The prediction has a mean pLDDT of 85.
The part of an RNA shown here (small-subunit ribosomal RNA, 3' major domain) has 477 nucleotides and comes from a wallaby gut metagenome.
[in-house]
Context: one part of a larger RNA
């Protein structure tokens, strides 16, 4: 000096606690384990693996299997030699391919020849999503947005190392201030950076419509306005700045004015020395070991979507703060050309026809829903609940047999609030309702974003979890 202590002090945090809504019972979606297969491809595996890589497996992706091809190879670089490339067709064959036929003779250069691309042919070579994440790079988790890691001089100690950084107060904070053999300094904290929330200015289209016309069955629809709303873009604004107490005449706390908004104003983005021989060789780089007519490489069709079973993570319920059925309001966010795709017209309907406008503050996705209002149901496995069959169909796509999605009809299954346990969250948060969006030919109960409604409760720090500082013990390093 550190690490551990069922050692002490202090102190923080949705840790407890006080509350609210869950998982843990059902079905169902999705990972995983485990079994089973030809193959169910690899990985991640207490927190911090299990709706993770995967922002989207039918074929492709694919890497697995099984069968059928190929070997300078699908891909690069370099040599000879021949040929323009390409594009059309026939036949076999599951396809890869194999074997003809036709059509074509380009570009730059005056010429030689060049470029690019094809075909044989023979080496150097190519290739590998094979091994090692305990050989690494670079990228991430995770302690933890915790407040802490250190340096130079200096002073102390024989050293190791110790002060600084402890101490008093205080803070979200090694944030301040006083003290003090210690003065300084750097990473970090904090401020700068976006965002929302409040007022001005400028500027009015595609956005607004207060006044003055005009028009309409209705609409900023038309003249026009520049006030509002909104859009950017630039400014102001919050500093414990003011005031009163406490405080060591301090830092700072409490409480008040004024304020749109107050002591950090809410939210992001940022993560310090350094743990965990954490993760990743399958993004992607690479040492090294291994294939090399095969561990390469192309194709078909299966697999990855199995299924006695256990788990995690969600969705939908189990009903009346509720179903239904009618009617009727109110968002912000995004996205759009091989694209959104409107009217209208057909269909119970998924959808079809069709094709205005629109590279979009114009025009489409686009009907927001839960609200409200009126009816109806009357505690019942029900007008809750929708799982699974059966049958018809729709749409993408070559193709939906394995294995899509969605619609109608008809069925109508657990399930009446869920043991031990267990998890979120402190405010526009939770708890509810819908919305878009990435990926995408199609295919989310997931992810990411969006806004609408909108709550309870915290008296405390004894006790669980973790985590800081300072001290104590230790046969630990």
């Nucleotide at each position: 000096u550190g690490a551990c202590g069922g050692g002490g002090g202090c102190c923080c945090g949705c840790a407890c606690a006080a509350g609210c809504g869950g998982u843990g019972g059902a079905g169902c979606a999705u990972g995983u384990g485990g079994u089973u297969u030809a193959a169910u491809u690899c990985g991640a595996u207490g927190c911090a693996a299990c709706g993770c890589g995967a922002a989207g497996a039918a074929c492709c992706u694919u890497a697995c299997c099984u069968g059928a091809a190929c070997u300078u190879g699908a891909c690069a670089u370099a040599g000879u030699a021949g040929g323009a490339a390409u594009c059309u067709u026939u036949a076999a064959g599951a396809g890869a391919u194999u074997a003809g036929a036709g059509a074509g003779u380009g570009c730059c250069g005056c010429a030689a020849g060049g470029a690019g691309c094809c075909u044989a042919c023979a080496u150097a070579c190519a290739g590998g999503u094979g091994c090692u994440g305990c050989a690494u790079g670079g990228c991430u988790g995770u302690c933890g947005u915790c407040a802490g890691c250190u340096c130079g001089u200096g002073u102390c100690g024989u050293g190791a190392g110790a002060u600084g950084u402890u101490g008093g107060g205080u803070u979200a904070a090694g944030u301040c201030c006083c003290g003090c053999a210690a003065c300084g300094a750097g990473c970090g904290c904090a401020a700068c950076c976006c965002u929302u929330g409040u007022u001005c200015u400028u500027u009015g289209u595609u956005g607004c419509c207060a006044g003055c016309a005009c028009g309409u069955a209705a609409c900023g629809g038309u003249g026009g306005g520049a006030a509002c709303u909104c859009a950017a873009a630039g400014a102001a604004g919050a500093c414990u700045g003011c005031c009163g107490g406490u405080g060591a005449c301090a830092a700072a706390c409490c409480g008040g004015a004024g304020g749109a908004a107050g002591g950090c104003a809410g939210g992001g983005a940022u993560g310090a020395c350094g743990u965990c021989a954490a993760g990743u060789c399958a993004u992607c780089a690479u040492g090294g070991c291994c294939c090399u007519u095969a561990c390469g490489u192309u194709c078909a069709g299966g697999g990855c979507u199995a299924c006695a079973c256990a788990c995690g993570u969600g969705c939908u319920a189990c009903a009346a703060u509720g179903g239904g059925u009618u009617g009727u309001a109110c968002a912000g966010a995004g996205g759009g050309a091989a694209g959104c795709g409107a009217a209208a017209u057909c269909g119970c309907g998924a959808g079809a026809u069709g094709g205005a406008g629109c590279a979009g503050a114009a025009c489409c996705c686009a009907g927001a829903a839960a609200g409200c209002a009126a009816c109806u149901c009357g505690u019942a496995g029900u007008c809750c609940g929708g799982a699974u069959u059966g049958g018809a169909g729709u749409c993408u796509g070559c193709a939906a047999c394995u294995c899509g999605a969605c619609u109608c009809c008809a069925u109508g299954a657990a399930g009446u609030c869920g043991g031990a346990a267990u998890c979120g969250c402190u405010a526009g948060u939770a708890a509810u309702c819908g919305c878009g969006a990435a990926u995408c030919a199609g295919a989310a109960u997931g992810u990411c974003g969006c806004g609408g409604u909108g709550a309870a409760u915290a008296c405390g720090u004894u006790c669980c979890c973790g985590g800081g500082c300072c001290u104590u013990g230790u046969a630990c390093a």
It matches the Rfam family "Bacterial small subunit ribosomal RNA".